[in-house]
Two RNAs folded together computationally: RNase P RNA and transfer RNA, 463 nucleotides in total. It holds a member of the Rfam family "Bacterial RNase P class A". Rfam's curators write: Ribonuclease P (RNase P) is a ubiquitous endoribonuclease, found in archaea, bacteria and eukarya as well as chloroplasts and mitochondria. It is annotated as a ribozyme. The coordinates come from a structure-prediction model, not an experiment, and the mean pLDDT is 76.

RNA sequence: GUAGGACAGGUAAUCGCAGCUGCAGAAGCCGAAAGGCGGCAGAUGAGGAAAGUCCGGGCUUCACAGGGCAGGGUGCCGGAUAACGUCCGGUGGAGGCGACUCCAAGGCCAGUGCAACAGAAAUAUACCGCCAGAGCCCUGUUAUUUAUCUAUGAAACGCACCGCGUUCCGUAGAUAAAUAACAGGGCUCUGGUAAGGGUGGAAGGGCAGUGUAAGAGACUACCGCCCUGCUGGUAACAGCAGGGGCACAUGUAAACCCCACUUGAAGCAAGACCGCAUAGAGACGAUGUGGCGGCCCGUCACGUCUCAGGUAGGUCGCUGGAGCUUACCGGCAACGGUAAGCCUAGAUAGAUGAUUACCCAACGACAUAACCCGGCUUAUCGUCCUGCUUGC
RNA sequence: GAGGCAUAGCUCAGCUGGUAGAGCAUCCGCCUCACACGCGGGGGGUCACAGGUUCGAGUCCUGCUGUCUCC
Numbered sequence: 001g002u003a004g005g006a007c008a009g010g011u012a013a014u015c016g017c018a019g020c021u022g023c024a025g026a027a028g029c030c031g032a033a034a035g036g037c038g039g040c041a042g043a044u045g046a047g048g049a050a051a052g053u054c055c056g057g058g059c060u061u062c063a064c065a066g067g068g069c070a071g072g073g074u075g076c077c078g079g080a081u082a083a084c085g086u087c088c089g090g091u092g093g094a095g096g097c098g099a100c101u102c103c104a105a106g107g108c109c110a111g112u113g114c115a116a117c118a119g120a121a122a123u124a125u126a127c128c129g130c131c132a133g134a135g136c137c138c139u140g141u142u143a144u145u146u147a148u149c150u151a152u153g154a155a156a157c158g159c160a161c162c163g164c165g166u167u168c169c170g171u172a173g174a175u176a177a178a179u180a181a182c183a184g185g186g187c188u189c190u191g192g193u194a195a196g197g198g199u200g201g202a203a204g205g206g207c208a209g210u211g212u213a214a215g216a217g218a219c220u221a222c223c224g225c226c227c228u229g230c231u232g233g234u235a236a237c238a239g240c241a242g243g244g245g246c247a248c249a250u251g252u253a254a255a256c257c258c259c260a261c262u263u264g265a266a267g268c269a270a271g272a273c274c275g276c277a278u279a280g281a282g283a284c285g286a287u288g289u290g291g292c293g294g295c296c297c298g299u300c301a302c303g304u305c306u307c308a309g310g311u312a313g314g315u316c317g318c319u320g321g322a323g324c325u326u327a328c329c330g331g332c333a334a335c336g337g338u339a340a341g342c343c344u345a346g347a348u349a350g351a352u353g354a355u356u357a358c359c360c361a362a363c364g365a366c367a368u369a370a371c372c373c374g375g376c377u378u379a380u381c382g383u384c385c386u387g388c389u390u391g392c
Numbered sequence: 393g394a395g396g397c398a399u400a401g402c403u404c405a406g407c408u409g410g411u412a413g414a415g416c417a418u419c420c421g422c423c424u425c426a427c428a429c430g431c432g433g434g435g436g437g438u439c440a441c442a443g444g445u446u447c448g449a450g451u452c453c454u455g456c457u458g459u460c461u462c463c
Stems, first nucleotide, its partner, number of pairs: 001388007009359007017045002020042004028037003047366001051377002054375005059267004071263005076090005091105001092103004106258002111256002113252003127197002129193025155167005205223002208220003225244008271316004280307005288302005323342008393462006401416004410447001418434005441455004
C1' cells in the first nucleotide's frame, strides 16, 4: 500500500427498570365481566449497523375462470437463493508499476426526436485555402505599324561660290502610342475538391503510398468496422480464414421507443377472537300503559327473549426461526447436505440506567428492537489478526 | 407505515436538458415644502448537499440532509 476478518471497554458491589418462572389455582385491592394491580426469590434482557425505509421474501386481508393490452421494474454470461436491483465465478471495457479496484455493460445498420453557443456547414456544407475555365486590369519581353527626334546617304530647289538652308525618300538608333502573342500578378464569375486552416464535445473511418488539374476508398498494404464460415468454450466471448468495400457507419436510449425476462393491491394501526355502550332485525305477549279525536280491529312505542354487527376495553398475531454453535462431506466460490449440542428481549406511553472501586496506551465512536427474515445504502473513537504487493 | 417539498430577503414560475425569471421587498433618480402613492432605472442566485449519465443538469438517475402532510 492492497484485500479480508474479529472486537465494540472489562471485573466486582449497591440501587433501579422490563417481561418470564416459582411460592401460587396465594391473600388483598380495582373492574359488570374479560382482565389488571400487587410481595419475595431466581435466571434473562439491543446492534454491527437495531438507522434510512431503498429492494426482496415470509405472514395477513381483499381481489382473481383463462389469455392478452396498458402501467411498473430489471438488463453482458453462467451459477447461488424462498426471492432480489443481492451474492459468487467468469467475459468485455476503464484505472493502477503491482497486489488489486471500478463499470445501469441489451439495441441509435427498427423507427422518431434532440444537439444551445460557436462555425460556411450538425448529418448537412463550400468561409479561407488548393485546382481548372472565362472576363477585366496592371507589369515585363518580342514582333508589326504610326508619329517625333538624332546621325548618315542620295535627289530636287533657294542663296553669286566654299558652304548653308528647306523639302521628299532610304538606312541605323532612341522615345511614345496602338495592335498581337507569351510570361507573371490582382479582381470578378462559373465549376471541381474535403487533403490543409479555423469553429465545436462531435465535421462523412485512421495512417502510409499510388493516383490526380487539384483532390478523393478512386485504388493498394496495415489497423479499425460490418457480413459469412470454421475452431475452442455450457455461455458471454476469444482466435483464425474469406468477403464487403466506405457506405448501413457523429453522439444521445439515467430521450421517446424496440427486444427479452419479470410484476395483483395494501400493509401488524395487516388481521383473528371475546365483547360494557349506541343504533338495528326477528319472535313472544289476552291487555299492563300510552299515541293514532270516542269504540273495535289494526298499528307504533314501552316490556321479555333471541340473533347479527360492533365502540371503550381485553386476548391472540408476538417470537422456536429460510434460528445459532461445532464437526464432517460436496462445490473454485456464493452456497448446499448430514450429525450433535443450544434457546437467545417481546413491551403497548413503551425496559438497559446511575454510583463506587480496580484494570487497559485509552474514560471509550456511531447509535437504542416494536411482526419477522435476506440484502443494499449511510454513520462510526479505536484495537487486534491473516493473505498478497511495492520500495529500502 | 406511506406521500410530497427545498430556486433572490419573502411568496412562487421555470414545458420534452441548451447562458434562470415574475410579484413584493431593497438601492438610486424623478415627483412633493416633506412623507406616502406614482414614474423610470439598477443590484441581488453554490437552484439544500454529494456523486453519476451527458458535449452540456435547476431539470434525468442514485445517495444524503432538512421540512411538511396523511394513516